The prediction has a mean pLDDT of 80.
A computed fold for a 74-nucleotide RNA from Acropora cervicornis, annotated as transfer RNA.
The source organism's lineage runs through Eukaryota, Eumetazoa, Hexacorallia, Scleractinia and Acropora.
Rfam family: tRNA. The family's RNA type in Rfam is transfer RNA.
The sequence is in RNAcentral, with records from ENA and Ensembl Metazoa.
[in-house]
């Protein structure tokens, strides 16, 4: 230099081919329970869906570019 793949909550990930509110597990906070902790159960907080532009009535999802990570080729 060329060709791919990946980027969604603190962590690991789902989101089936655009549409009703963006979700799960773990973690965190509060509560119930306990002599007290843990466990269990209940509730809650936490997201510019990497950034930017475009397509569309509507984009996490489609397209271009940028950034970061990763793989292959030279």
């Nucleotide at each position: 230099g060329g060709c791919g793949c990946c980027a969604u909550a603190g962590c690991u990930c789902a989101g089936u081919u655009g549409g009703u509110u963006a979700g799960a597990g773990c973690g965190c906070u509060g509560g119930u329970c306990u002599a007290g902790u843990a466990a269990a159960c209940c509730a809650g907080a936490g997201g510019u869906c990497a950034g930017u532009g475009g397509u569309u009535c509507a984009a996490a999802u489609c397209c271009g570019c940028u950034u970061g990570g990763u793989g292959c080729c030279u």